[in-house]
RNA sequence: GAAGUAAGCUGGGCAACCGCCGGUGCAGUGUCGAAAGACCGCACGGGAGGAAAGUCCGAGCUCCACAGGGCAGGGUGCCGGAUAACGUCCGGCGGGAGCAAUCCUAGGGAUAGUGCCACAGAAAUGGAGACCGCCGAUGGCCGCGUCGCAUGCGCGCACAGGCAAGGAUGCAACGGUGCGGUAAGAGCGCACCAGCAGCCUGGAGACAGGCUGGCUAGGUAAACCCCACCCGGAGCAAGACCGGAUAGGAGCGCAUAUGCGGUGGCCCGUCGCGCGCUCGGGUAGGUCGCUGGAGCCAUCUGGCAACAGAUGGCCUAGAUAGAUGGUUGCCGCUCCAGUGCGAGGCGCGUGGCUCGCAGGCACGGCUCACAGAGCUUCUUGGCGAGCGUGGCGCCGCUUGCAGCACCGGAGAACAGAACUCGGCUUACAGGCUUGCUUUCUCU
Numbered sequence: 001g002a003a004g005u006a007a008g009c010u011g012g013g014c015a016a017c018c019g020c021c022g023g024u025g026c027a028g029u030g031u032c033g034a035a036a037g038a039c040c041g042c043a044c045g046g047g048a049g050g051a052a053a054g055u056c057c058g059a060g061c062u063c064c065a066c067a068g069g070g071c072a073g074g075g076u077g078c079c080g081g082a083u084a085a086c087g088u089c090c091g092g093c094g095g096g097a098g099c100a101a102u103c104c105u106a107g108g109g110a111u112a113g114u115g116c117c118a119c120a121g122a123a124a125u126g127g128a129g130a131c132c133g134c135c136g137a138u139g140g141c142c143g144c145g146u147c148g149c150a151u152g153c154g155c156g157c158a159c160a161g162g163c164a165a166g167g168a169u170g171c172a173a174c175g176g177u178g179c180g181g182u183a184a185g186a187g188c189g190c191a192c193c194a195g196c197a198g199c200c201u202g203g204a205g206a207c208a209g210g211c212u213g214g215c216u217a218g219g220u221a222a223a224c225c226c227c228a229c230c231c232g233g234a235g236c237a238a239g240a241c242c243g244g245a246u247a248g249g250a251g252c253g254c255a256u257a258u259g260c261g262g263u264g265g266c267c268c269g270u271c272g273c274g275c276g277c278u279c280g281g282g283u284a285g286g287u288c289g290c291u292g293g294a295g296c297c298a299u300c301u302g303g304c305a306a307c308a309g310a311u312g313g314c315c316u317a318g319a320u321a322g323a324u325g326g327u328u329g330c331c332g333c334u335c336c337a338g339u340g341c342g343a344g345g346c347g348c349g350u351g352g353c354u355c356g357c358a359g360g361c362a363c364g365g366c367u368c369a370c371a372g373a374g375c376u377u378c379u380u381g382g383c384g385a386g387c388g389u390g391g392c393g394c395c396g397c398u399u400g401c402a403g404c405a406c407c408g409g410a411g412a413a414c415a416g417a418a419c420u421c422g423g424c425u426u427a428c429a430g431g432c433u434u435g436c437u438u439u440c441u442c443u
Base pairs, nucleotide, nucleotide: 001439002438003437004436005435006434007433008432009431010430012331013330014329015328016327017326018325020047021046023044024043025042026041030039031038032037049414053425054424056423057422058421059420060419061235062234063233064232068268069267070266071265073231074230075229076228077227078092079091080090081089082088093107094105095104096103097102108226109225113224114223115220116219117218131167132166133163134162135161138160139159140157141156142154143153144152175193176192177191178190179189180188194216196213197212198211199210200209201208202207239288240287241286242285249279250278251277252276253275254274259273260272261271262270263269295314296313297312298311299310300309301308302307333411334410335409336408338406339405340404341403344395345394346393347392348391352387353386354385355384356383357382361381362380364376365375366374367373368372
């Protein structure tokens, strides 16, 4: 220098004028209103996000006369920890991708049971399977030989029989590779490896390593299922209060304790004594909830970390048809074009001198002194300015695209609270910073 990877920050700034919302204080016998209440005036402050989005999880909070037990249902799924909790986060283990940094993981159980594995293939009911093939020792057949038999020979046939090692099919074929053995074969035996089981060692554990053994019991649970742990419901349009008004209305149906209704579904339990439907009337006012929090920031301690604790500091929108906007000027950022200057510019590294500032914080010096404490017109370390030393790399050097200045034009990402918080997921033009990995070149 290039490529990659992990984390973080920013994503316009300043000022003026006009406008909007709200807080605090002051003031006002004001305005509106039936009332509750709201508004107007002055002064001083404040006013959208990292995701405010999605509404996917979890809670705080509010209400439900049971929220208890069980069944069904739902969620999570390796180990350990963090947290108010979570399906989140941190750290590990196993598996996978990558040269690596790093990233992904829907990661318990297939010997509890059921289901599925299309097509192809002989066979995919796990003790399944023979299409092409291999053997044919033994039994059989044929030939040679013999007068005949026997014995013997035939690299004979491939019938009986044996095989699943080779080939084909397939995602997958009943462990893999090699050697021996066999008629040909086969864990039949052996060596190494994988799997499974047992034992030992290490680790809190998931697991890892070692030894021994028998030779080997497919895959799929993001299929049903089994196992372990967890789970009341509804939701700020929750809910509470104030004022005022109306109709404490009418009709129909069911039931009346062996019943009905509430409790997410069902049952038990429990609570209550009515329940359901239709028509009609009143309220569409005001206030609270509504922002001080499992809050934020800094430092220290503990911890690999997530995070926890301690100390100190800070208060940062509360709208309700829904506020935070508009205009102007200057500056900044990105892109494009033009003009002028222009031989340098930038990054990393090497590396002194002088001056100024602060300062007993650290080193040095001095005094006391066990530890340590005190002092020092301030040596060195700290900060700033000027001058200078000077290697490498990249870009550029009159064909000026490096850089600087002037000037003109254009552009500026994703996107707006609505009770609050912890996460997850998704979107994001441009710019900046840091750590790590690989590689090239130079010293």
The RNA shown here (Bacterial RNase P class A) has 443 nucleotides and comes from Alicyclobacillus shizuokensis NBRC 103103. It matches the Rfam family "Bacterial RNase P class A". From the family's description: Ribonuclease P (RNase P) is a ubiquitous endoribonuclease, found in archaea, bacteria and eukarya as well as chloroplasts and mitochondria. Taxonomically the source falls in Paenalicyclobacillus shizuokensis (Bacteria, Bacillati, Caryophanales, Alicyclobacillaceae).